[in-house]
Context: one part of a larger RNA
RNA sequence: GGCGCAAGGCGGAUGCCUUGGCACUUAAGGCCGAUGAAGGACGUGACAAGCUGCGAUAAGCUUCGGGGAGGAGCACAUAUCCUACGAUCCGGAGAUCUCCGAAUGGGGAAACCCACAUGAGAGAGCCUCAUGUAUCCGUACAUGAAUCCAUAGUGUGCGGAAGGGAACCCGGUGAACUGAAACAUCUAAGUAGCCGGAGGAAAAGAAAGAAACCUCGAUCUCCCAAGUAGCGGCGAGCGAACGGGAGUCAGCCCAAACCGGGAUGCUUGCAUCCCGGGGUUGCGGACUGUCGAUACGUACCGGAAAGAGUAGCCGAACGGUUUUGGGAAAGCCGUCCGGAGAGGGUGAAAGACCCGUAGGCGAAACUCGGAACGGGCCAGACAGCACCAGAGUACCACGGGACACGGGAAACCCUGUGGGAAACCGGGGAGACCACUCCCCAAGGCUAAAUACCUUAAGUGACCGAUAGUGCACAGUACUGUGAAGGAAAGGUGAAAAGGACCCCGGGAGGGGAGUGAAAGAGAACCUGAAACCCUGCGU
Numbered sequence: 001g002g003c004g005c006a007a008g009g010c011g012g013a014u015g016c017c018u019u020g021g022c023a024c025u026u027a028a029g030g031c032c033g034a035u036g037a038a039g040g041a042c043g044u045g046a047c048a049a050g051c052u053g054c055g056a057u058a059a060g061c062u063u064c065g066g067g068g069a070g071g072a073g074c075a076c077a078u079a080u081c082c083u084a085c086g087a088u089c090c091g092g093a094g095a096u097c098u099c100c101g102a103a104u105g106g107g108g109a110a111a112c113c114c115a116c117a118u119g120a121g122a123g124a125g126c127c128u129c130a131u132g133u134a135u136c137c138g139u140a141c142a143u144g145a146a147u148c149c150a151u152a153g154u155g156u157g158c159g160g161a162a163g164g165g166a167a168c169c170c171g172g173u174g175a176a177c178u179g180a181a182a183c184a185u186c187u188a189a190g191u192a193g194c195c196g197g198a199g200g201a202a203a204a205g206a207a208a209g210a211a212a213c214c215u216c217g218a219u220c221u222c223c224c225a226a227g228u229a230g231c232g233g234c235g236a237g238c239g240a241a242c243g244g245g246a247g248u249c250a251g252c253c254c255a256a257a258c259c260g261g262g263a264u265g266c267u268u269g270c271a272u273c274c275c276g277g278g279g280u281u282g283c284g285g286a287c288u289g290u291c292g293a294u295a296c297g298u299a300c301c302g303g304a305a306a307g308a309g310u311a312g313c314c315g316a317a318c319g320g321u322u323u324u325g326g327g328a329a330a331g332c333c334g335u336c337c338g339g340a341g342a343g344g345g346u347g348a349a350a351g352a353c354c355c356g357u358a359g360g361c362g363a364a365a366c367u368c369g370g371a372a373c374g375g376g377c378c379a380g381a382c383a384g385c386a387c388c389a390g391a392g393u394a395c396c397a398c399g400g401g402a403c404a405c406g407g408g409a410a411a412c413c414c415u416g417u418g419g420g421a422a423a424c425c426g427g428g429g430a431g432a433c434c435a436c437u438c439c440c441c442a443a444g445g446c447u448a449a450a451u452a453c454c455u456u457a458a459g460u461g462a463c464c465g466a467u468a469g470u471g472c473a474c475a476g477u478a479c480u481g482u483g484a485a486g487g488a489a490a491g492g493u494g495a496a497a498a499g500g501a502c503c504c505c506g507g508g509a510g511g512g513g514a515g516u517g518a519a520a521g522a523g524a525a526c527c528u529g530a531a532a533c534c535c536u537g538c539g540u
Base pairs, nucleotide, nucleotide: 002540003539004538005537006536008534009533015527016492017491020464021463022461023460024459025458026457027456028455029454030453031164032163039100040099041098042055043054044053046078050074051073061094062093063092064091065090066089070082071081072080105114106113107112115133116132117131118130119129120128121127135161136160137159138158139157140156141155142154143153168199169197170196171195172194173193179186183233209216210215220247221246222245223244224243230238231237251446252445253444254390258277259276260275261274262273263272264271265270266269282424284388285387287384288383289382290381291380297377298376300375301374302373307368308367309366310365312361313360314359318334319333320332321331323330335352336351337341343355344354345353395419396418397417398416399415400414401413405431426441427440428439429438430437479486480485499526502513503512504511505510
């Protein structure tokens, strides 16, 4: 030195555990903000570094309810207090709420600096306190230049806006890596990013639709149709619709003709504008005439209760054991309840010990809810007449975009440039185009639900169990970076601290006794304690 055996050290795998995650189901809820938000800074405790709570009334104040014996958060010590005159705690409503932050009196290197006006304090100054003082838009007024009228400008009252929001939604703008085994059309992808906007949802939406000679009847979502028809350097890839089946269902209002009123312009009989009535569709409305009617409905406003939410309450039934054990819930013996044998806890494994569970009950206050009823809104037929029915629009050309569709036979939809209709005997569509036939009325607007996402509550899991599951069971912390930003590791004594008084060695660390405990080879470097690695002894 190798190998083997044994006993240790180091180490933290494994097993067991779970306070934390992940996914889904059901229900409920979904915007906050100048009445100052979101997010912070600084304070606030008897002692107080951190977290939590709170705001100079500062781990709190008031009140109304619940609750019923302890309490002064995490936080286990001391001190001092509170509490059946009902504390702590839980819920509703309120009060207070420093400073920064849209931040809004001015400034500013956020949490700081400096003002003005008015009022109050015995108060023209000084001091303290209170309130107000930003900008823009709308509206009503006042005032008012150059410049006569006026206008610009200035000011005041009232109302509004601003800023934030993880995801979801709509719009604008819009990549590249990548794939095509290179690469340019193409793809990635209208994705990511950036900007604007809205809401609890958003968007879409009551056919100038889809079909095919049969018909359907707004929109949205899901299942199928279907990886089909197609598109495509016909490469890579992209990828419908019709129709069928479900969910949910809801339809409406203007513009115009015409009637009435008003205003403005002036060329004095017209034009334009405003308000009210009227009217709203594939054949309708206006107008004229004749007849008829107060219904049906409603998504708007008001509006009761039931019911629901935000605290809670009641809630059945077991004992024994000189069995084992540290400990009984285990074993044995004998019972009981069950509308409750879900689950968790208790010194191990409990239907009957505790919390609960089944089943019932409960609200002063706030919120949701929203019937009857009331208000608002909404209602015909026939004939004649030929007044109206959305114009730089439809459509065409060129250039683009979007449609599953890459210019294609390329319709339909959007529109940058140019041209540019018709008026119901009208117009659009049915995938070039034409005919026939059929369907439908553009150039105005609104519209719940089914859908998306998230939170909360309850629950579930052939989901994870500390290198897993969220990045985090401990945290957006420590730490890194000028910054945007990046971003960990780290769980387990024991049933209970009973956390080792006292003695000994030692400077201490640590150890040996003693003691606690079932166990200390559970001693805080603490459950189990693998391997690598190290030491010692013995064998060879």
Molecule: large-subunit ribosomal RNA, domain I
Organism: Lachnospiraceae bacterium